[in-house]
RNA sequence: CCUGUCGAGGGGCGCUGCACGUCGUCCGCCAUAAGGUGGCGAACCCAGGCUCGACAGGCGAUUCACGUACAACGGCGCCCGGCCAAC
Numbered sequence: 001c002c003u004g005u006c007g008a009g010g011g012g013c014g015c016u017g018c019a020c021g022u023c024g025u026c027c028g029c030c031a032u033a034a035g036g037u038g039g040c041g042a043a044c045c046c047a048g049g050c051u052c053g054a055c056a057g058g059c060g061a062u063u064c065a066c067g068u069a070c071a072a073c074g075g076c077g078c079c080c081g082g083c084c085a086a087c
Stems, first nucleotide, its partner, number of pairs: 001058009010080006018049001021044002023041002026039005048073001
């Protein structure tokens, strides 16, 4: 750094729908088939996909170790909860 799982960033309902994903009597390519891959879709789904931390695996790098402190963000509307301030 990448992948996966888990946790955290207070919660709920509704709406829209970019990406991802699903699907496709669709198109191209690789293929005996199964299937894979790219495209397209006015279809379905969709507002923790982001960040921080833990664990596992992979790749890479080379000074290392210890201590302290600590989050910042997340479309629109409504509602609930917590804290502080004002009145």
SAH (S-adenosyl-L-homocysteine) riboswitch aptamer from Pseudofulvimonas gallinarii, 87 nucleotides, folded computationally. It matches the Rfam family "SAH (S-adenosyl-L-homocysteine) riboswitch aptamer". For this family Rfam cites "Riboswitches that sense S-adenosylhomocysteine and activate genes involved in coenzyme recycling" (Wang et al., Mol Cell, 2008).